[in-house]
Molecule: SAM riboswitch aptamer (S box leader)
RNA sequence: AUGUUAUCAAGAAAGGUGGAGGGAAUAGACCCUAUGAAGCCUUAGCAACCCUUUAUUUAUGCUGAAAUCUAUUCAGUAUCUAUAAAGAAGGUGCUAAAUUCUACCCAAUUUUUAGGAUAGAUAACGA
Numbered sequence: 001a002u003g004u005u006a007u008c009a010a011g012a013a014a015g016g017u018g019g020a021g022g023g024a025a026u027a028g029a030c031c032c033u034a035u036g037a038a039g040c041c042u043u044a045g046c047a048a049c050c051c052u053u054u055a056u057u058u059a060u061g062c063u064g065a066a067a068u069c070u071a072u073u074c075a076g077u078a079u080c081u082a083u084a085a086a087g088a089a090g091g092u093g094c095u096a097a098a099u100u101c102u103a104c105c106c107a108a109u110u111u112u113u114a115g116g117a118u119a120g121a122u123a124a125c126g127a
């Protein structure tokens, strides 16, 4: 690199440096940008995928009691499944515009709109 699953119309920027591009790639549209692009650094923030806590819950195991020996009930506890709430120390990610929009398929109320696919991004897992 490739694979699986989930999410992608919400949210959140200042400073320094830099000096002309940028919005993933191709094409088109549109937009940002010398009132300073990309990149890099610092600080801050957003979010809640991993993560932490609590409650309920699924399954399995263990311990104890009742009961009596195959089986049952109750209580406690460990791991696991799922859901909800809260949190933000850590691992990532992100902080213009829907992943800026369109391209392929499909439907409709057909200069348009909805849904899906492809591609892409991010996370977790796996090899």
Base pairs, nucleotide, nucleotide: 003125004124005123006122007121008120013043014042015041016040017039021032022031023030026103027102028101029100044095045094046093049091050090051087052086053085054084055083056082059079060078061077062076063075064074065073066072099119104116105115107113108112